[in-house]
Background: Predicted 3D model of a 129-nucleotide RNA (FMN riboswitch aptamer (RFN element)) from Sanguibacter gelidistatuariae. Model confidence (mean pLDDT): 84 of 100. The RNAcentral record of the sequence draws on Rfam.

């Protein structure tokens, strides 16, 4: 360098005005964008991951259920022109997206599950090529 076990560490960003008895939820304006992948850099392309409904197995309970594993469903939005070999990726312009809960009032930006969970990502160790 490769494959492979074990561990350590990392591993989501965002707001002011107005209205009004009350909004970071409405209105106007602004602002943010996991992880891999992709001939070239991507919230909008292929895909995962969070969140949301199951289902199976252990375990633990009288039971409602609860803990842990595996695994199946659902999940959002892009389009034109330039460069170029090569971009729904880069430049320009114009658009859209954006779990569940709670709230004097309706949330991608507040406050919660979460000090969790995570696709991953980088490092040490071991074995093997």
């Nucleotide at each position: 360098c490769c494959a492979u076990u074990g561990c350590u560490u990392c591993g989501g960003g965002g707001u002011c005005g107005g209205u009004g008895a009350a909004a970071g939820u409405c209105c106007g304006a602004a602002c943010c964008g996991g992880c891999g992948g992709u001939u070239a850099a991507a919230g909008u392309c292929c895909g995962c991951g969070a969140c949301c409904c199951g289902u199976c197995c252990a375990g633990g309970g009288c039971a409602a259920c609860c803990u842990g594993g595996a695994u199946g469903g659902u999940u959002g939005a892009a389009c034109c022109g330039g460069u170029g070999g090569a971009a729904c990726u880069c430049c320009g312009g114009u658009a859209c997206c954006g779990a569940c809960a709670g709230u004097c009032a309706a949330a991608g930006u507040c406050u919660g599950g979460a000090u969790g969970g995570g696709a991953g990502a980088a490092g040490c160790a071991g074995c093997g090529g």